[in-house]
Context: one part of a larger RNA
RNA sequence: UGACGGGGGCCCGCACAAGCGGCGGAGCAUGUUGCUUAAUUCGAGGCAACGCGAAGAACCUUACCUGGGUUUGACAUGUAGGGAAAAGCCAUAGAGAUAUGGUGUCCUUCGGGGUCCUACACAGGUGGUGCAUGGCUGUCGUCAGCUCGUGUCGUGAGAUGUUGGGUUAAGUCCCGCAACGAGCGCAACCCUUAUCGUAUGUUGCCAGCGCGUAAUGGCGGGGACUCGUACGAGACUGCCGGGGUCAACUCGGAGGAAGGUGGGGACGACGUCAAGUCAUCAUGCCCCUUAUAUCCAGGGCUGCAAACAUGCUACAAUGGCCAGUACAAAGGGCUGCUAUACCGCGAGGUUGAGCGAAUCCCAUAAAGCUGGUCUCAGUUCGGAUUGGAGUCUGCAACUCGACUCCAUGAAGCUGGAGUCGCUAGUAAUCCCGGAUCAGCAACGCCGGGGUGAAUACGUUCCCGGGCCUUGUACA
Numbered sequence: 001u002g003a004c005g006g007g008g009g010c011c012c013g014c015a016c017a018a019g020c021g022g023c024g025g026a027g028c029a030u031g032u033u034g035c036u037u038a039a040u041u042c043g044a045g046g047c048a049a050c051g052c053g054a055a056g057a058a059c060c061u062u063a064c065c066u067g068g069g070u071u072u073g074a075c076a077u078g079u080a081g082g083g084a085a086a087a088g089c090c091a092u093a094g095a096g097a098u099a100u101g102g103u104g105u106c107c108u109u110c111g112g113g114g115u116c117c118u119a120c121a122c123a124g125g126u127g128g129u130g131c132a133u134g135g136c137u138g139u140c141g142u143c144a145g146c147u148c149g150u151g152u153c154g155u156g157a158g159a160u161g162u163u164g165g166g167u168u169a170a171g172u173c174c175c176g177c178a179a180c181g182a183g184c185g186c187a188a189c190c191c192u193u194a195u196c197g198u199a200u201g202u203u204g205c206c207a208g209c210g211c212g213u214a215a216u217g218g219c220g221g222g223g224a225c226u227c228g229u230a231c232g233a234g235a236c237u238g239c240c241g242g243g244g245u246c247a248a249c250u251c252g253g254a255g256g257a258a259g260g261u262g263g264g265g266a267c268g269a270c271g272u273c274a275a276g277u278c279a280u281c282a283u284g285c286c287c288c289u290u291a292u293a294u295c296c297a298g299g300g301c302u303g304c305a306a307a308c309a310u311g312c313u314a315c316a317a318u319g320g321c322c323a324g325u326a327c328a329a330a331g332g333g334c335u336g337c338u339a340u341a342c343c344g345c346g347a348g349g350u351u352g353a354g355c356g357a358a359u360c361c362c363a364u365a366a367a368g369c370u371g372g373u374c375u376c377a378g379u380u381c382g383g384a385u386u387g388g389a390g391u392c393u394g395c396a397a398c399u400c401g402a403c404u405c406c407a408u409g410a411a412g413c414u415g416g417a418g419u420c421g422c423u424a425g426u427a428a429u430c431c432c433g434g435a436u437c438a439g440c441a442a443c444g445c446c447g448g449g450g451u452g453a454a455u456a457c458g459u460u461c462c463c464g465g466g467c468c469u470u471g472u473a474c475a
Stems, first nucleotide, its partner, number of pairs: 001475002003472003007469007015459002019422005026313008034304002042053002064299007073122001077121007088103006106113002124288002127286003133282002135277003138273001140271001145184006151160003164175003190265004195233007205222002209220003236259001239253005315415001319374007331362003336355002341350003381412001386407007428451007
């Protein structure tokens, strides 16, 4: 100087408390351990691994296993020599890779190019080392800290500044001070959302004026409104009052769409964890080179006594079922989204209008509201499991897809110790969309809107953190 303390003081944070809803019990889904296996590829391991890499494992992917092949190689560049073919198509053998046979005979400025064969340099490696590395990332933590120049103090390590009194979300600002300044952080500048104005007006809108329809901005037209796109205005403790060192600031009020950082996002200082990643990529060294490379078929990554993690669905009446009826936002679409009509109980099929989309389509939002029914029961709750019959995608659904219909109708009656999230348009609850993607194991993830709470006395305690101080046999 740090670090640590079941030392002290001050102060924060859904840290506790106050509340609301869960998890832990059941079934299923997904991940992991373990076991099994020819293989169940590899990585991730307290917080910060475990719906994680994977935003799509039937083949492919694929790295694993078994078997069958190849050896200048599936891929790149070069040199030398050589060929007229090669690719493609067809047939045969084969699980296929591939092999054999047939067909086929490129361009040219005639230098050659492209392609193939042979040989040699070399290729190749998801092989090892993340404790050799770059890059990227997690975490403490959006915590308020981390430093430097000069000066001063100290023999020195170092200190001071950065401590102190106030204040703040903040090393934020004010005052004081052997310090005076400065940098990286904080804040602001960026995006979005909330209000208004100006400009503009199609594919959007429709108040007023007409036309027209069973009905619809459908048409003429209009720019008022909504909305879209730009550019501006607006919020600054600016104003008033109380407190205050009449400093920073704080409390209350006015006006205002919004008030004291308005809400949300992006943004992550010096560093810590030899944290994670050599399997995104790059890369040193080591290793393999008829194999640790490479091609193919099939299998595996989906195995199942058990354990854990994260979710979904429930256990019901604030509910289930049936009928009628209302209101979104944000997205996606040509190898696509697909209207309409018809067929099918349905998944879906046939047809094929429109739309490269503010125009057309996906696309009925659901919870809600109105009415009816069920009457507390393992039930008209719950839907696992299993049998049968189908649909769709795809070369192919046996291992191992999703969905539909009929039948079946398991556990489960609110979950021990313990434990998690959340402070407002939040929690809870309800639907909708997208990426990946032929299809889909998505109940995941990322977004969008609808309905919409309760509680916070307080900081003694638990956890994490910041500043000052104290002790130390630790560095």
This is a predicted structure of a 475-nucleotide part of an RNA (small-subunit ribosomal RNA, 3' major domain) from a metagenome.